[in-house]
A computed fold for a 73-nucleotide RNA from Ruaniaceae bacterium KH17, annotated as transfer RNA.
It matches the Rfam family "tRNA". By type it is a transfer RNA.
Taxonomically the source falls in Ruaniaceae (Bacteria, Bacillati, Actinomycetota, Micrococcales).
RNA sequence: GCCUCCGUAGCUCAAUGGAUAGAGCAACAGACUUCUAAUCUGCAGGUUGUCGGUUCGAGUCCGACCGGGGGCG
Numbered sequence: 001g002c003c004u005c006c007g008u009a010g011c012u013c014a015a016u017g018g019a020u021a022g023a024g025c026a027a028c029a030g031a032c033u034u035c036u037a038a039u040c041u042g043c044a045g046g047u048u049g050u051c052g053g054u055u056c057g058a059g060u061c062c063g064a065c066c067g068g069g070g071g072c073g
Base pairs, nucleotide, nucleotide: 001072002071003070004069005068006067007066010025011024012023013022018056028042029041030040031039049065050064051063052062053061
């Protein structure tokens, strides 16, 4: 340099182009406990990598760029 896959919450991952982007774990608060752990309840947490395009509507489709994995040279 070329090809290919991936990028969504702190982490691991969902989400037919259509409802307010969800789940588990973690964090926080509470209950329980002498205290802690475990368990239960509640709450919060997102510029869906960036910029454009298509569309009535984009996390999803298209383009460029950025970052990461793999392959070829």